[in-house]
RNA sequence: UGUAAAUAGCGGCUUAAUUUCCUAAGGGAAAACGGGGGAACCAUCUAUUGGGGUGUAUCGCGAAAGCGUAGAGUAUGUUUCAACUCGAACCCGACAGCUAACCUCGUAAGCGUUGAAACACGUUAUA
Numbered sequence: 001u002g003u004a005a006a007u008a009g010c011g012g013c014u015u016a017a018u019u020u021c022c023u024a025a026g027g028g029a030a031a032a033c034g035g036g037g038g039a040a041c042c043a044u045c046u047a048u049u050g051g052g053g054u055g056u057a058u059c060g061c062g063a064a065a066g067c068g069u070a071g072a073g074u075a076u077g078u079u080u081c082a083a084c085u086c087g088a089a090c091c092c093g094a095c096a097g098c099u100a101a102c103c104u105c106g107u108a109a110g111c112g113u114u115g116a117a118a119c120a121c122g123u124u125a126u127a
Base pairs, nucleotide, nucleotide: 006126007125008124009123010122011121012111013110014109018031019030020029021028022027032107033106034105035104036103037102042097048094050095051092052091053090054089059068060067061066071086072085073084074083076120077119078118079117080116081115082114
């Protein structure tokens, strides 16, 4: 100095919402990850009881408060068990099933970690 293994510590979360490049700046571009519209075939319907979209956030009871519930989340990754928490909010504007080509939009906001077992990854240190 290198290799393999061992021991110990560390690894932020919800979400698509991150990274890179150019510009003095304003702003722009790309990758990546998400959403919407949109044929054929197939499917569906008789439509103010309007209809539809993003999202886990749907549904039931109740005068209300609220109580449950489909479903969703929990800290490096995956699985299992337990426990806890959420089960909202907003948008389109008469209008959209699926949908190849194609067209188009978003990359915000808010927070601080529940444990156990098994397997695995990265990084730092040590004899």
This is a predicted structure of a 127-nucleotide RNA (c-di-AMP riboswitch aptamer (ydaO/yuaA leader)) from a Bacillota bacterium. Its Rfam family is "c-di-AMP riboswitch aptamer (ydaO/yuaA leader)". Gene Ontology terms of the family: regulation of gene expression and cyclic-di-AMP binding. Its mean pLDDT, the model's own confidence on a scale to 100, is 84.